[in-house]
Context: one part of a larger RNA
RNA sequence: GACAAACGCUGGCGGCGCGCUUAACACAUGCAAGUCGAGCGAUGAGAUUUCCACAGAACCCUUCCGGGUGAAGAUGAAAUGGAUUACCGGCGGACGGGUGAGUAACACGUGAGUAACCUGCCUUUGACAUAGGGAUAGCCUCGGGAAACUGGGAUUAAUACCAGAUGAAACUACACUACCGCAUGGGAGAAUAAUCAAAGAAUAUCGGUCAAAGAUGGACUCGCGGCUGAUUAGCUAGUUGGUGAGGUAACGGCCCACCAAGGCGACGAUCAGUAGCCGGCCUGAGAGGGUGAUCGGCCACCUUGGAACUGAGACACGGUCCAAACUCCUACAGGAGGCAGCGGUGGGGAAUAUUGCACAAUGGGGGAAACCCUGAUGCAACGACCCCGCGUGAGCGAACAACGCCUUCGGGUCAUAAAGCUCUUUUAUGAGGGAAGAUAAUGACGGUACCUCAAGAAAAAGCCCCGGCUAACUACGUGCCAUCAGCCGCGGUAAUACGUAGGGGGCUAGCGUUGUCC
Numbered sequence: 001g002a003c004a005a006a007c008g009c010u011g012g013c014g015g016c017g018c019g020c021u022u023a024a025c026a027c028a029u030g031c032a033a034g035u036c037g038a039g040c041g042a043u044g045a046g047a048u049u050u051c052c053a054c055a056g057a058a059c060c061c062u063u064c065c066g067g068g069u070g071a072a073g074a075u076g077a078a079a080u081g082g083a084u085u086a087c088c089g090g091c092g093g094a095c096g097g098g099u100g101a102g103u104a105a106c107a108c109g110u111g112a113g114u115a116a117c118c119u120g121c122c123u124u125u126g127a128c129a130u131a132g133g134g135a136u137a138g139c140c141u142c143g144g145g146a147a148a149c150u151g152g153g154a155u156u157a158a159u160a161c162c163a164g165a166u167g168a169a170a171c172u173a174c175a176c177u178a179c180c181g182c183a184u185g186g187g188a189g190a191a192u193a194a195u196c197a198a199a200g201a202a203u204a205u206c207g208g209u210c211a212a213a214g215a216u217g218g219a220c221u222c223g224c225g226g227c228u229g230a231u232u233a234g235c236u237a238g239u240u241g242g243u244g245a246g247g248u249a250a251c252g253g254c255c256c257a258c259c260a261a262g263g264c265g266a267c268g269a270u271c272a273g274u275a276g277c278c279g280g281c282c283u284g285a286g287a288g289g290g291u292g293a294u295c296g297g298c299c300a301c302c303u304u305g306g307a308a309c310u311g312a313g314a315c316a317c318g319g320u321c322c323a324a325a326c327u328c329c330u331a332c333a334g335g336a337g338g339c340a341g342c343g344g345u346g347g348g349g350a351a352u353a354u355u356g357c358a359c360a361a362u363g364g365g366g367g368a369a370a371c372c373c374u375g376a377u378g379c380a381a382c383g384a385c386c387c388c389g390c391g392u393g394a395g396c397g398a399a400c401a402a403c404g405c406c407u408u409c410g411g412g413u414c415a416u417a418a419a420g421c422u423c424u425u426u427u428a429u430g431a432g433g434g435a436a437g438a439u440a441a442u443g444a445c446g447g448u449a450c451c452u453c454a455a456g457a458a459a460a461a462g463c464c465c466c467g468g469c470u471a472a473c474u475a476c477g478u479g480c481c482a483u484c485a486g487c488c489g490c491g492g493u494a495a496u497a498c499g500u501a502g503g504g505g506g507c508u509a510g511c512g513u514u515g516u517c518c
Stems, first nucleotide, its partner, number of pairs: 001517003005514005012390004017385001018383002020348001025346003030342002034091003039088001042085001047080005054073001058069004097302004108225007117218002122214007130164001132162002140153005170195001172193002176189002179186002200206002227273003234264003239261006246254001276298004280291004303324005326337004354380001356379003362376001363374004393423004404413003427459001429454005437445001462507005467488003473502005484489001
C1' cells in the first nucleotide's frame, strides 16, 4: 500500500459497488420452464335467440263471484357461438442459474491443423409435396391397490406412425477422361445401375420434404507455456506397434482377434501432496512476487457411484433406470425425495443479508399474433463491508470572564476558544410541485431523483497516540507491585514508557487491533 475481511470503541447523510472465504453439511415451506386450440380427437362455460310447461306485474271486461290479454323472472330443451383445458402431437426443458468437490489433464492459455468431422432454429439458392393403410392415448365400461399408480375390453383423431409412387447436383457400385495437392489423397466432367422424402392449417400468409451453400455452435489432433517433493528411480500387458474386423459425426488400442516386443524415464517417468485455468486483481520504478471474490471467457460438477434412452445437441441441476447412504409416508404388501436455482431454516464458524416488488426496461422460451412463462434480469430492504462526496456552521468578538490544570505565586495555559453581536441553511424536518428511463399505449423502481417555499444554529464527533524508531509533556497515584510492549525495552519512592488528569500530536464518520499478500 491492498482486502469478499473479522474484533473493540464510536457513529449524521448521500452515491457507486460488494456481502457463507467455514460443512460439495442436512434441509420445513413458497416460487425458479413452459408454451402452442391457427396440428388433433374430445370437452362445450358465459352470452344471444327460439320453444314447451311455470309464473303472474300492469291493463281491460265484470253480475263483484270471476274472466281475458299478458311484461319481468326462474327451470328445462334446441340453435348460434366458442370460454376452458386433462390426453395425443410440435418446439423448448442441452439455454439461462448455482458451485469449485474432482481434475497436474490437450483441463486451461496461446498458435496451428482436420484432404478425419457434425450442426435444430436462422439466411440464400434449386427442386418437390401423388395416392393409401393400420393403430393408440383421450372418452366409455369392468376391475386391482392404503397410496403411488395400474390391468382387461369397446371405440376414435392428427402436422403421431407405417408401407407404395416420383426424385438428383446426395449416396453406393462399376469402369473412363484430363487436372490439382501436403503423405494417406482431393475436386470436376459425362454414362449405366441400385437406394432414400413429404403435412397440413382459420391460405396475400405460415408451415412440410430433399439437395447445395453460408452463418452460428460444437467435436477431434498437434507445437509451446504455467505448482511442490528424489527422505518417490525405475514405470508399463491394451502396455508400444502392425494386420484384419467392429464401433463412432469422425481419426485413433476407442474396442476385439491374431502377430511382433516394444513404449516412457535424471531434459525427472512413476508415485505422493496441493490446486479449477485464464482475461484480470494487489504490490513494485521495473524485473519480479502474490492472488484467481465480484464482472467476462473456458472447464468440471448439481446427495454418492454406475448406465443408457430421447434428441440437431445430454450420457441431462428442477428427465429415466440400477445400486448405496440419509429423510419421509404406509393399511407393512409397497411407495416418495434430492436448494452447489431465489428467498428461508438448522448446523459449523471470528464472520456474510429479505421466506420483498415487477416483468415497466434488457434478454430468453413458446406462439401467425394477442399474449403466456421467466427468483435470468430490473429494482427495493438490511450491513460504515470497501471506495467517493457532503455536513456537524460562518464572520466579528479581550474584562484575554469563570471552571480546570500547572506555577518560581509574579503569572502561564485552556483561549477568539466560550459568552455576546451580525449572518447563512448544505444535509435533516414540514409543505407544495414533480420527471427522464417509453415507442401511439404500457413504469416495479416511486410521489423516488430533482425543484420551490418555511422555521431555526437549530438535530449531527469520535478514535488512537505523546521514551527512541515516530509528530506530540507536565502533575499526581503506584513502588520490579499493578501493568505496558511491534523492536529496543519501562516499573525496585522524584516513571515524559504503568494508571488518572490537564495539555499536546495524528486521522476523521471513522479510528485502532488482528489476520493475509507485496

Model confidence (mean pLDDT): 84 of 100. This is a predicted structure of a 518-nucleotide part of an RNA (small-subunit ribosomal RNA, 5' domain) from an uncultured bacterium. The RNAcentral record of the full RNA draws on ENA, Greengenes and SILVA. Its Rfam family is "Bacterial small subunit ribosomal RNA".